[in-house]
RNA sequence: CAAGUUAAUCAGACAGUCGCUGCAAAUUUUUUGCAGAGGAAAGUCCGGGCUCCAAAGGGAAAAGCGCCAGGUAACGCCUGGGAAGCGAAAGCUUACGGAAAGUGCAACAGAAAAUAAACCGCCUAAUCAUAUUAGGUAAGGGUGAAAAGGUGUGGUAAGAGCACACCGCAUGACUGGCAACAGGGCAUGGCAUUGCAAACCCCGCUUGGAGCAAGGCCAAAUAGGAACUCAUUGAUGCGUCCCGUAUCGAGUUCGGGUAGGCUGCUUGAGGGAUUCGGUGACGAUUCUCCUAGAUGAAUGACUGUCAUAUUUGUACGCAGAUACACAGAACCCGGCUUAUGAUUAACUUGUAUU
Repeated sequence: CAAGUUAAUCAGACAGUCGCUGCAAAUUUUUUGCAGAGGAAAGUCCGGGCUCCAAAGGGAAAAGCGCCAGGUAACGCCUGGGAAGCGAAAGCUUACGGAAAGUGCAACAGAAAAUAAACCGCCUAAUCAUAUUAGGUAAGGGUGAAAAGGUGUGGUAAGAGCACACCGCAUGACUGGCAACAGGGCAUGGCAUUGCAAACCCCGCUUGGAGCAAGGCCAAAUAGGAACUCAUUGAUGCGUCCCGUAUCGAGUUCGGGUAGGCUGCUUGAGGGAUUCGGUGACGAUUCUCCUAGAUGAAUGACUGUCAUAUUUGUACGCAGAUACACAGAACCCGGCUUAUGAUUAACUUGUAUU
C1' cells in the first nucleotide's frame, strides 16, 4: 500500500430573529424559563408490561421451540462452550432430539434403491472347444448422489468378514469435563449395509383470548319505539371441542337520536457515571438526571460562523465552490429483520522498502 474478516461511534454544532406545542412560575390574558421526532421511529415478525372478557378451572386438540450450560421480566433473543461443514487464514454457517417404534418418498439411469441384485464378467457340469442350458458367485467392470464398510494376507471350483491383522462402526467400563462431548488408550462384538423427519410420526419443554380504535368518566340528544322467534329437558359467556362453572335471558327485522369532551398519556423491567463480581451476555452497590405527549395531528423557517467529505486556485498564510444518506413519535418496553452516509480500531493474508 492492497484485499479480506470482526467490532464500535456519529447522524452535524453554536449564535441571533421570527413561528408552533407541552409544563412551570408570576406583577396574569401577556411575560419569562425549561423541554420538544430515530438508530433504525420502518416491518408488525417474536416476547412482555398494562386493560378487559372474568369470580375462575381441568383435559383434548392445535401451535411454537429442539446440542449443552448460562443471561433475561420473558422470548423463536443474547453470551459462552461442543459437534458437523466452509475458508489458505482471521473467521463464518447450522430448521443441531430420534431412521433399532411404525408408515412413506428417492425422477432418470441401472439387474437391483432396503424383506433391495445378476447386465457384462468369474467358476462348475452336459463337453475336447464354441454356442446353448442348468447351478454357484457378488471379489472385478458398468449405471448412479448413494449399490450389503476399507486395505492386505490366507482360503476357495470361483468367490464372500468365509477366517485373520490393521483401520472403521456399535456397545460397555475407565479418565477429563457441571454437561453437550472428547480419548493415537482398554474390553467385547463380525457388525444395524444410503439419504430424507424444512416427510407423516415418536420424544422432551412451553403456551387462554382480544387489544389503547383496550378500558374508564362526564355531558348532550332521541322514540323507556314497533313487530317477530326461541327459552330451565334451555339459552348465553369463558378462542375450537368435552367436562366444569357463572348468569337468567338470547336473537332477528323495521324505524329514530348521538358520534362531543376529559382520561388512559408518559417516573419507567428508565437514562448516565464510579466501583466490585464474572471469559462473556449481564448482575450488584453508591451518586446523579427527568430528556415529546400531539389528536387531522406541534417538534419549523431564515441569516451568519464553524465541523466533515469532495473539488479548484495558491504567495502554502489561506481563499472559493458544492454536498450531507435512510428516513417522521401516536400506550410503553426488550429483541430480531430490512434501508442507509461518514469515520475509527483490531486481526488475517499478499507485495514493496528498511
Annotation: Predicted 3D model of a 354-nucleotide RNA (Bacterial RNase P class A) from an Endozoicomonadaceae bacterium. The prediction has a mean pLDDT of 77. It matches the Rfam family "Bacterial RNase P class A". About the family: Ribonuclease P (RNase P) is a ubiquitous endoribonuclease, found in archaea, bacteria and eukarya as well as chloroplasts and mitochondria.